Record summary: The prediction has a mean pLDDT of 80. This is a predicted structure of a 76-nucleotide RNA (transfer RNA) from an Alphaproteobacteria bacterium. The sequence was found in a public genome assembly. Rfam family: tRNA. Rfam describes the family as follows. Transfer RNA (tRNA) molecules are approximately 80 nucleotides in length.
[in-house]
């Protein structure tokens, strides 16, 4: 320094060909219980990693950076 891969909800992760961003668990209100757990119904929760560019329109394409994990060089 060079190659790939990853960055979305508090976590772990999906997201099809560009077309209103989800799901489990967490949380938090309610039911139910004598009380807890567990169950059942609901509610909250996103600048999709920061820029730019194409587009009517971008989490999806193109391109600079950042940051994580793997590989390969180099360091007489």
């Nucleotide at each position: 320094g060079c190659c790939g891969g990853a960055u979305u909800a508090g976590c772990u992760c999906a997201g099809c060909u560009g077309g209103u961003a989800g799901a489990g668990c967490a949380a938090c209100u309610g039911a139910u219980u004598u009380g807890u757990a567990a169950u059942c119904a609901g509610u909250a929760g996103g600048u999709c990693g920061c820029g730019a560019g194409u587009u009517c329109g971008a989490a999806u394409c193109u391109u600079g950076c950042a940051u994580c994990c793997g590989g390969c060089a180099c360091c007489a």